Overview
Predicted 3D model of a 75-nucleotide RNA (transfer RNA) from Candidatus Spechtbacteria bacterium RIFCSPLOWO2_02_FULL_38_8. Its Rfam family is "tRNA". The family's RNA type in Rfam is transfer RNA. The organism belongs to Candidatus Spechtiibacteriota, within Bacteria. The RNAcentral record of the sequence draws on ENA.
[in-house]
RNA sequence: GCCCUCGUAGCUCAGCCAGGAUAGAGCGGAGGUUUUCUAAACCUUAGGUCGCAGGUUCAAAUCCUGCCGAGGGCG
Numbered sequence: 001g002c003c004c005u006c007g008u009a010g011c012u013c014a015g016c017c018a019g020g021a022u023a024g025a026g027c028g029g030a031g032g033u034u035u036u037c038u039a040a041a042c043c044u045u046a047g048g049u050c051g052c053a054g055g056u057u058c059a060a061a062u063c064c065u066g067c068c069g070a071g072g073g074c075g
Stems, first nucleotide, its partner, number of pairs: 001074007010027004020058001029045005051067005
C1' cells in the first nucleotide's frame, strides 16, 4: 500500500444481508417487596447523536462515499 471483518446502553451482544411503527436483551446501576441483616428471588425504573462526517430516500442503526479506531490476511 491493497483486501476482509468489526464499532449499537457502564460491560457482553442481537437487530444490518432484504430501509418503515417508540432502538432491544442479558449482566451491571437506582428504587421497592420479602428477610433480624445480607444474599437470592420478584416488581419498577434511569441510561443511546447506533464510531464521525456527508450522500440517496417520504423515511437510514440498516443502502452508498470518505475518514477515524480495533482485529486479521496479502505484498